[in-house]
């Protein structure tokens, strides 16, 4: 310097294609049952969907930029 992939809650990850209420598991937290700890069930919390603009009634999801990160490819020594 071109190509692609990814970025979603604290960890891991779906949903994106074909636009409509942001979910799933782990974990946290709190409550019941245990002497207690671990477990098992109930409930609760928690998110500018990287950034920023666009289209659209409506955008995680389509469209331009850019940022990080990971892979390939070229150059360079």
């Nucleotide at each position: 310097c071109g190509g692609g992939g990814c970025g979603u809650a604290g960890c891991g990850c779906a949903g994106u294609c074909u636009g409509g209420c942001a979910g799933c598991g782990c974990g946290a937290c709190g409550g019941u049952u245990u002497u207690g700890g671990g477990a098992a069930c109930c409930g609760u919390a928690g998110g500018u969907c990287g950034c920023a603009a666009g289209u659209u009634c409506a955008a995680a999801u389509c469209u331009u930029g850019c940022c990080g990160u990971c892979c390939c490819g070229a150059c360079c020594a």